[in-house]
Molecule: Lysine riboswitch aptamer
Organism: bovine gut metagenome
RNA sequence: UGGUAGAGGCGCGGUAUUUAUCAGUAACGCACGGUAUAGAAGGCAAAUUGCUUUGCGUGAAAGGAAAUGCCGCCGAAGGGAAGCGGAUAUGCCUUAAAUCCGUUUUCUUGGGCCGUCGGGGAAUACCUGCCGGACUGUCGCAGUUAUGUUUGCGGAGGGCUAUCGU
Numbered sequence: 001u002g003g004u005a006g007a008g009g010c011g012c013g014g015u016a017u018u019u020a021u022c023a024g025u026a027a028c029g030c031a032c033g034g035u036a037u038a039g040a041a042g043g044c045a046a047a048u049u050g051c052u053u054u055g056c057g058u059g060a061a062a063g064g065a066a067a068u069g070c071c072g073c074c075g076a077a078g079g080g081a082a083g084c085g086g087a088u089a090u091g092c093c094u095u096a097a098a099u100c101c102g103u104u105u106u107c108u109u110g111g112g113c114c115g116u117c118g119g120g121g122a123a124u125a126c127c128u129g130c131c132g133g134a135c136u137g138u139c140g141c142a143g144u145u146a147u148g149u150u151u152g153c154g155g156a157g158g159g160c161u162a163u164c165g166u
Stems, first nucleotide, its partner, number of pairs: 001165006009074001011073009027058005033052004040095005077109012110136002113133003117129004138155006
């Protein structure tokens, strides 16, 4: 320096089924009313039309979660930035911005747990980032030791262990 294998543990990701939530919400229908050259921008059509408050009736889904099973794994994977693609707001068409999703490049984080704050989320769920805390695996250094360990400090996965090469 390269290949292969492996370890960490409330370990990581994906997926199927079920359940609850979302929600008596959106949407649709009916009734009584209200409104009018429409919205972030431009354009177009309509009054036999469009939008809409309230009441009544019918009444979801996606995303997110949990449990169980299965699959793939141990930079597993998560996050930031930039580029590209897509989705979403009005009766219709187009577009900006914003948000979200996917993807590429690059940077970053050893791991899970708890807490503050921030972001996502309908949410008190859950996910996620910084910081703080103790814990944990690993290596290094300095002690300790009954050689089984054990204490303190420090480092980062571009690490560590085993093995085979150069």